[in-house]
The prediction has a mean pLDDT of 82. A computed fold for a 72-nucleotide RNA from Gekko kuhli, annotated as transfer RNA. NCBI's taxonomy places the organism under Eukaryota, Bilateria, Craniata, Tetrapoda, Gekko. The RNAcentral record of the sequence draws on ENA. Rfam family: tRNA. It is annotated as a transfer RNA.

RNA sequence: GGGGCUGUGGCCCAGUAGUAGAGCAUCUGCUUGGCAUGCAGAAGGUCCCGAGUUCAAACCUCAGCAUCUCCA
Numbered sequence: 001g002g003g004g005c006u007g008u009g010g011c012c013c014a015g016u017a018g019u020a021g022a023g024c025a026u027c028u029g030c031u032u033g034g035c036a037u038g039c040a041g042a043a044g045g046u047c048c049c050g051a052g053u054u055c056a057a058a059c060c061u062c063a064g065c066a067u068c069u070c071c072a
Stems, first nucleotide, its partner, number of pairs: 001071004006066002010024002013021001018055001026042005048064001050062003
């Protein structure tokens, strides 16, 4: 320098166009003599940044940024 993958709550991931979810973690309550486990509930992300297409974009297109990877 060129090609490819990935980017979504604190962490790990799902979601392939119609107003974003699970698990773990956190907090509250119940359960216990107490802790753990278990049960119930809550909070927490406008989806890496910008532009475009569309009635409508996390999702499609373009150009960037970052991680990983292949070639030179």